[in-house]
Molecule: c-di-GMP-I riboswitch aptamer
Organism: Pseudomonadota bacterium
Formats: sequence, structure tokens, C1' cells
RNA sequence: UCCAGAAAAAGCCAAACCUGUUGCAAAACAGGGACGGAAAACUUCGGGUCCUUUAGGAUAGCCGGGUUACCACG
Repeated sequence: UCCAGAAAAAGCCAAACCUGUUGCAAAACAGGGACGGAAAACUUCGGGUCCUUUAGGAUAGCCGGGUUACCACG
């Protein structure tokens, strides 16, 4: 450095749902919450899905690609 994630430890993120705010909407953000996650970190490059005022927008916790990263048997 690469593969693989068995066991363990330390931390990390936070689905549904509830409250508030923003937005036409999909949704986003903040607080609570915990279904799950080893990239559920970042990136719309390809595909998918959703919304729309058809110009576009949303989704990275839908899949693939790219970039970087904690622990650790082998």
C1' cells in the first nucleotide's frame, strides 16, 4: 500500500416518527428520537426515483464511478 471485516475497544453518523422554521413541491435545516450504517464521509460524473412554474430542482441512508478516512485478526 492492497484485499478482506472475524472478534474487541474508542469514538462517529442517525431512518421512521414528533416539534419548529424555510420552500409551490420533492425536500432541507434545528431540536428530540434510534431503524440501521465500516464510508450512512465528500462529490450529481453515469443510471434510477421524486417534485415542478418544463427553465430547472431534490435525493450521496437507491445503485455504480471518482476522492479521502478511524479501529483491527489475517